[in-house]
This record gives sequence, C1' cells and structure tokens, in this order.
RNA sequence: AGUUCCGGCCGGACGGUCGCGGGAGAAAUCUCGAGGAAAGUCCGGGCUCCACAGGGCGAACCGCCAGGUAACGCCUGGGGGCGGCCGGCGUGAGCCGCCGCUACAGAGAGUGCCACAGAAAACACACCGCCGAUGGCCUUCGGGCUCAGGCAAGGGUGAAAAGGUGGGGUAAGAGCCCACCGCGGCGAUGGUAACAGCGCCGGCAGGGUAAACCUCGGUUGGAGAAAGGCCAAAUAGGCAGUGAGAGCCGGCCCGGCUCGAUCAAGACACUGCGGGUAGGCUGCUAGAGGGCGUGGGCGACCGCGCUCCCAGAGGAAUGACCGUCACCGCUUCGGCGGGACAGAACCCGGCUUACAGGCCGGAACGGCGC
RNA sequence: GGUCGCGUAGCUCAGCUGGUUAGAGCGCUGCUUUCACACAGCAGAGGUCCGGGGUUCGAGUCCCUGCGCGACCA
Repeated sequence: AGUUCCGGCCGGACGGUCGCGGGAGAAAUCUCGAGGAAAGUCCGGGCUCCACAGGGCGAACCGCCAGGUAACGCCUGGGGGCGGCCGGCGUGAGCCGCCGCUACAGAGAGUGCCACAGAAAACACACCGCCGAUGGCCUUCGGGCUCAGGCAAGGGUGAAAAGGUGGGGUAAGAGCCCACCGCGGCGAUGGUAACAGCGCCGGCAGGGUAAACCUCGGUUGGAGAAAGGCCAAAUAGGCAGUGAGAGCCGGCCCGGCUCGAUCAAGACACUGCGGGUAGGCUGCUAGAGGGCGUGGGCGACCGCGCUCCCAGAGGAAUGACCGUCACCGCUUCGGCGGGACAGAACCCGGCUUACAGGCCGGAACGGCGC
Repeated sequence: GGUCGCGUAGCUCAGCUGGUUAGAGCGCUGCUUUCACACAGCAGAGGUCCGGGGUUCGAGUCCCUGCGCGACCA
C1' cells in the first nucleotide's frame, strides 16, 4: 500500500446576483431559514383536556442480572446458552482461548400438537440382532442346534429413541462396577445480582414445543395540536327516538364527579338526522437544547464552568444562476461532465428503513521487502 | 392524527388448528374432431406463496421488520 468484513463519522466550502418565508426597524436596510434520516409511525415520554386518574376482572405488551435514563420493547456492562472450514490441551468424551449470534422466566401445575419413516413418539419399545451359562437333542467330543428365557451393546428409522468416553465384568449384556466428562441435590465460599468454581451426596432424575393455549412476575386510564384557550360570527322556529337517567370517546363491574328529572303534558337532558357558522389570535418553538473545557464512571451516562440562539410556515417559504477552490470520471491536456437518499408541520429520546461518494479505527487474508 | 385489512400460476380466488409432491375456474400450449374456425374431448406446461430475518425437526400459515395497494374514523 491492497482486498473483504465489522464499527464510527462526514454528507461539499467560500463569495456574489435575483427571488421566497419569519423577525427587527419609521424607512434605507439588517438578520435567520431543513436532515442524518426531516421518512416509516414501530416503541417511549413531555405538554394539553377529560374532577382525581381510584379499585377489581378482562385485554394488550414485556420477560437472564445490574446499571443508565424523564421513560422505553432503547442503550451500556456482565452472566448463561448456541454456532465456528479458527487456535491450544486431552487416548477419548470433552475442556480452555478467540470470533460471531442470542425474544434468554416456567415444559418437577394442567391441556393440545409432534406429519412421513420406524418395532416403538411418551405409563417408552423390541424389527433385525446378541446370548442361550443352567435345561433338552445331536456329536466325528473340537463343538453344533434349540425350548423356556435373558439382553438392549451393535444395526436400521427419525429432527428427536431412558447420558457420553475409556476400562473392568459377563453366557451375552447393561451404571452392573470403577475413573473421568456431563447431569441433579445439598453445603459453605466469591460476587450487588444473574451466576461461577470447590467439597460432599445421588448411578442418573427422562423428549421437544410456551414467536400453541396457559402459569408466574411486571407495565399500561382515555384522547390527541383538527389537543386545549381567547375573540368574532352563527343560533332556528325543523324531524325522529329514549325518559330516569345521561355524560366523563376505546371492553365490563364498582366507586367518584358533573348535568338533569322524580303526577301528566310542557319544559329539559341525551342520541341520530337536517340546518347555520366554519374567520382571526394563541398554543409555537429557549429546549430532558447545541458547542468548548473540566471532573467522576470500564461504559451507557452524569456533575460543574464558560459560551451560543440555531426555521416556525399554515394548501404550507427554504430555490435558481454565476465565480473561485476542493472531490470523482473522461481527455486530443485546451477543457468537458458528475455529486446520492431525500424535504420540517407541537416538541423530544430511541428503533427500523433508504443513501452517490469520502474519511477514521479494528480484525482476517494473501503479496513484496528486511 | 388515529385504526384495520389484503398481497398465492397470465387473471380471479381456495388453502381449516404449521406436515409429506401448494390447488380450483378462466386463460395458454399440443393432439383429436372440421374443408377451415368455434364448441367439445384428451393430455400438458406454468408458482423466488410481495422482499428480508427469526422461532420450529418442519413456515404460504406463527413472530419481527420493510415494500406496495385498499378501506374506515376524526
């Protein structure tokens, strides 16, 4: 210096002319004007209204531990598990390291499902097979066949078949026995915890699936900027229904509050239809804000100090051109061409998706030189 | 601003509680029939189940995410 992968960052710079939107100003004029995703609307909050935002059931979502945070299904750190054509150790099962992934509570509560293949798929099983020591028959005395029966090592099926490796043992076998690996229980130790290694005990519990129902634990009241407030305008007189309840927008019940009634009609309340009005101001951008420095923390992040003001439109502005420079491509060395994805709409924190080109860091690989 | 549904062959649609080779009608191709065409009959081809990832032994079906289309409410 290159290729691939992973992570992070930038997303042309400066000046001028014309124009558009906001603000300041009496005016001249000055000043500000899209993004890393402004996107999808997938999560979480702020804010506003519903009296408070209450209880139970239901529903939805979440699910190792600790921390961060306003909060989260996000982020950081740690633990466990899985995978690896990687490296090391071990006879081997396997262990350790490194890299990557991880929706990772419970299958010692219940229900459901597990096609095909297979003997057997959940109270495990016996197709091929092995043995047949003891018993019977035969015998050329080497042994052979075999009933009762024993076995589950080997083969075969499958995604999955009652641990694995090595040895002993046996008629053949088998945790039958032993050592190690794995598993379960208990104890103390370390750790905030998840959990880990250690010691002792047990020959060994019995499949999978909860992104199937479910169980356990946790979170969630609803609506949204057309929320909400003020002014102006309009108000009718209509029709239908309900009648002691109705409303508090999403399921039910209780509780609470507000409005209204409690003889009928009327009035009134609510619902639906019809009719009228449908303009302006506000909410609105100074904020969980940006930059720099410093301190704490492994880190996410937090504290302190200084400094800056950085769009607020409302059918909706943010554009076009020129010059210089930088980048990329082509070149007849004069020049010519190109620059993605995309565009605020109450505001933030995340996630996800789209993206020309470039920069930085790390890992792996091969090549060259020493 | 809020909510829901759909995407399967060229077209219109099935596919139930995950299961073996994903089906139907119309269309298409070939053959038979006819002088020729249509109809009819027989045979056949044709599918990244919208894309990507995950759960599972196994995904069109379950979960997450994106794309496209449609509907509803204020």
Predicted 3D model of RNase P RNA and transfer RNA as a complex of 444 nucleotides. It holds a member of the Rfam family "Bacterial RNase P class A". The family's RNA type in Rfam is ribozyme.